[in-house]
RNA sequence: AGGUCUAUGGCUUAAAGGUAAAGCGUUGCUUUGAUAAGGCAAAAAUUAUUGGUUCAACUCCAAUUAGACCUA
Numbered sequence: 001a002g003g004u005c006u007a008u009g010g011c012u013u014a015a016a017g018g019u020a021a022a023g024c025g026u027u028g029c030u031u032u033g034a035u036a037a038g039g040c041a042a043a044a045a046u047u048a049u050u051g052g053u054u055c056a057a058c059u060c061c062a063a064u065u066a067g068a069c070c071u072a
Stems, first nucleotide, its partner, number of pairs: 001071007010024004018055001026042005048064005
């Protein structure tokens, strides 16, 4: 310099055009003599950033940022 891949709650991963789900974790309640485990409920994401296409974008297109890898 050229190319490929990745970026989604605190963490690990789903969702591949119809408005974001689950596990672990956190908080509250319950249970116990007390803890752990269990049960019930709740909160937590401007889907890396910006722009575009579309009635509608995590999803498609372009640029940028960060990281990993390959070639020279």

The RNA shown here (transfer RNA) has 72 nucleotides and comes from Candidatus Vidania fulgoroideorum. The coordinates come from a structure-prediction model, not an experiment, and the mean pLDDT is 81. It matches the Rfam family "tRNA". The RNAcentral record of the sequence draws on ENA.